[in-house]
RNA sequence: GGGUCACUAGCUCAAUUGGCAGAGCAGCGGACUCUUAAUCCGGAGGUUCAAGGUUCGAUUCCUUGGUGACCCA
Numbered sequence: 001g002g003g004u005c006a007c008u009a010g011c012u013c014a015a016u017u018g019g020c021a022g023a024g025c026a027g028c029g030g031a032c033u034c035u036u037a038a039u040c041c042g043g044a045g046g047u048u049c050a051a052g053g054u055u056c057g058a059u060u061c062c063u064u065g066g067u068g069a070c071c072c073a
Base pairs, nucleotide, nucleotide: 001072002071003070004069005068006067007066010025011024012023013022019056028042029041030040031039049065050064051063052062053061
């Protein structure tokens, strides 16, 4: 220098050929327990990396940029 892939909740990851953004864990409140842990219940938590474009509608498609990983030179 070129190419491929990834980026979504605090963490790890889903989202079915574009159609209401979810789960587990953590944290918070509660139940249980002499207490802690474990277990159970509840609700909360999002600028889907950034800026544009296409579309009635974008996490999803296109362009540019950022960060990281891998491959080639």

This is a predicted structure of a 73-nucleotide RNA (transfer RNA) from Pseudodesulfovibrio sp. Rfam family: tRNA. Rfam classes the family as a transfer RNA. The sequence was found in a public genome assembly. NCBI's taxonomy places the organism under Bacteria, Pseudomonadati, Thermodesulfobacteriota, Desulfovibrionaceae, Pseudodesulfovibrio. The coordinates come from a structure-prediction model, not an experiment, and the mean pLDDT is 80.